[in-house]
This is a predicted structure of a 473-nucleotide part of an RNA (small-subunit ribosomal RNA, 5' domain) from a metagenome. The RNAcentral record of the full RNA draws on SILVA. The coordinates come from a structure-prediction model, not an experiment, and the mean pLDDT is 91. Rfam family: Bacterial small subunit ribosomal RNA.
Context: one part of a larger RNA
RNA sequence: GAGCGAACGCUGGCGGCAUGCCUAACACAUGCAAGUCGCGCGGUCAGCAAUGGCAGCGGCGGACGGGUGCGUAACGCGUAGGAACGUGUCCUGAGGUGGGGGACAACCCUGGGAAACUGGGGCUAAUACCGCAUAUGGGCUGAGGCCCAAAGCCGUAAGGCGCCUUAGGAGCGGCCUGCGUCCGAUUAGCUAGUUGGUGGGGUAAAGGCCUACCAAGGCUCCGAUCGGUAGCUGGUCUGAGAGGACGAUCAGCCACACUGGGACUGAGACACGGCCCAGACUCCUACGGGAGGCAGCAGUGGGGAAUAUUGGACAAUGGGCGCAAGCCUGAUCCAGCAAUGCCGCGUGGGUGAAGAAGGUCUUCGGAUCGUAAAGCCCUUUCGACAGGGACGAUGAUGACGGUACCUGUAGAAGAAGCCCCGGCUAACUUCGUGCCAGCAGCCGCGGUAAUACGAAGGGGGCUAGCGUUGCUC
Numbered sequence: 001g002a003g004c005g006a007a008c009g010c011u012g013g014c015g016g017c018a019u020g021c022c023u024a025a026c027a028c029a030u031g032c033a034a035g036u037c038g039c040g041c042g043g044u045c046a047g048c049a050a051u052g053g054c055a056g057c058g059g060c061g062g063a064c065g066g067g068u069g070c071g072u073a074a075c076g077c078g079u080a081g082g083a084a085c086g087u088g089u090c091c092u093g094a095g096g097u098g099g100g101g102g103a104c105a106a107c108c109c110u111g112g113g114a115a116a117c118u119g120g121g122g123c124u125a126a127u128a129c130c131g132c133a134u135a136u137g138g139g140c141u142g143a144g145g146c147c148c149a150a151a152g153c154c155g156u157a158a159g160g161c162g163c164c165u166u167a168g169g170a171g172c173g174g175c176c177u178g179c180g181u182c183c184g185a186u187u188a189g190c191u192a193g194u195u196g197g198u199g200g201g202g203u204a205a206a207g208g209c210c211u212a213c214c215a216a217g218g219c220u221c222c223g224a225u226c227g228g229u230a231g232c233u234g235g236u237c238u239g240a241g242a243g244g245a246c247g248a249u250c251a252g253c254c255a256c257a258c259u260g261g262g263a264c265u266g267a268g269a270c271a272c273g274g275c276c277c278a279g280a281c282u283c284c285u286a287c288g289g290g291a292g293g294c295a296g297c298a299g300u301g302g303g304g305a306a307u308a309u310u311g312g313a314c315a316a317u318g319g320g321c322g323c324a325a326g327c328c329u330g331a332u333c334c335a336g337c338a339a340u341g342c343c344g345c346g347u348g349g350g351u352g353a354a355g356a357a358g359g360u361c362u363u364c365g366g367a368u369c370g371u372a373a374a375g376c377c378c379u380u381u382c383g384a385c386a387g388g389g390a391c392g393a394u395g396a397u398g399a400c401g402g403u404a405c406c407u408g409u410a411g412a413a414g415a416a417g418c419c420c421c422g423g424c425u426a427a428c429u430u431c432g433u434g435c436c437a438g439c440a441g442c443c444g445c446g447g448u449a450a451u452a453c454g455a456a457g458g459g460g461g462c463u464a465g466c467g468u469u470g471c472u473c
Base pairs, nucleotide, nucleotide: 001473002472003471004470006469007468008467009466010465013345014344015343016342017341018340019338020337021303026301027300028299030298031297032296035060036059037058040057041056043054044053045052046051067256068255069254076181077180078179079178080177081176082175085173086172087171090169091168092167093166094165095164096163097162098132100130101129107122108121109120110119111118112117137148138147139146140145152161153160154159182228183227184226189219190218191217194216195215196214197213198212199211200210201209231253232252233251234250235246236245237244238243258279259278260277261276262275281292282291283290284289309335311334312333313332317331318329319328320327321326348378349377350376351375358369359368360367361366382414384409385408386407387406388405392400417462418461419460420459421458422443423442424441428457429456430455431454432453438445439444
C1' cells in the first nucleotide's frame, strides 16, 4: 500500500447491488419446512341430485431440494485413464396383456391400557398378493433340457393413460488405477487377513470383501508407522511476476444429521423432518409405561468482540404428485433489520468589503477566521406532500407494490463528521500543566516559556464516513 463474512469508538441524509453465528456439530418453547393421486380399490359421511369431504388398502414421491463441516491426510478431492457393473421415471425398437385362486385393512362385534397404542373373532375390493397357461425373447446348462411375465382405468366411440418381457440409448450412479494433495524424525521401524495362491461364499459388479487350507510374504529414510492439524476443488486475497496466505457468499465433489451400532423397504438409503437396539439429555405418566431430536426457515436461551424477521407469495424459475383442474413447496422469488462492503448522489449555486459583530493572536499599528456570514438574486437533485402508474405475464394469473418510473406543489428549506498537525508525514500559535497529569507505530515527548500532554484559535487529510484493533500478502 492492498484486502476482510470483521469487531470497537465517535458520527450518520438518500438510493442501487451484494453480504450478514468465523465462537458451543451447545441445548432448544412455538409455528411452518413433503406430499399427492377418487381416472387403481372397497367403504363411510353430507346432499334430492350433480358433486364434495374423510380415514383405510394401493401407486408415485419422501435417496431430490435445503442445512452443516463434526469426522476424514483418504482413491476423500483434483486430474488423466480403466473394466468386472446397476439404473425408477424419459427416448427408440420388438413382442405380449389368456384363464383362475386365496387373503388383509377399512367396516362390524369384542377385549386390554391413564396414555401412546394394541389383542381376538367375522365380512370385503383392487393397478395389493399367489398359482396355471403362453415365451417374440431373456436366464441357467452337463447343450439332453430346465426356469421366467402381465392390470387394469377413462371414454358412446375413435382413442388415451397404463401393465409385462426384451434390446438399445440418454442422463445418473457404484468400482479400480497412474500422478498431485499440510506439519513433526524430540515418531524408525510397521504389518497376521497381514502379502500372495487354491477351493468356497458374497455383491449389481472386480477384489483378502468374507471364509477354510497352503505359501511367507507386503510397506519403509524417494519417510512406512505414529502424533498433530485440516473437508477437497473451481477459485479468493496479495504480488510486476515467481510465489505466499486463504477455501465466507456462488458452483462441483465428499462427509454428517442428539452419540454409537444395525438392518428393512426400495431402481436408488444403511435414509436430516423413516424403523430397530444401546447411551446421554429433555418431557408426559394413573409409576405399569410412553414421547422427542432445528447442522431446514424464522425464533429462544447460552457462548462470544460479533452476525438479522417467530414477515409476504407460490406471480416468476424449478421440484413432487396428478390425464387434467389443481394441491404441496421456509427450494425459490420478494419484503424487513444492519454504513457490513462496493458503487452513485446530496447536504446548495451566484453575487456580496462596512473586510460587520464575535473568536484567536498581537510588536497594540494590526493580522487572521474571511466572500466566510448577513444581505440581494437564483435553483430544487435527494427527501416531503399530491396525482398517474408499469416491465417482469407469448391467452389467464403479480407476492414484490400503489414499488420503480412520470407529472405537479412548497421551500435553502430536513441532511457533516472523524482523525491528525515534533521527525518519519501534509498541517503552528496561545493558554493550562510542571518527569505530575498524560502521549506514544518507531525515534522519543513532560522536571516553569512543551509546535510532542490537556484546551482553544488556526491549519492539514479523508468524507457518510473517519479512526483504532485483529488477520493475510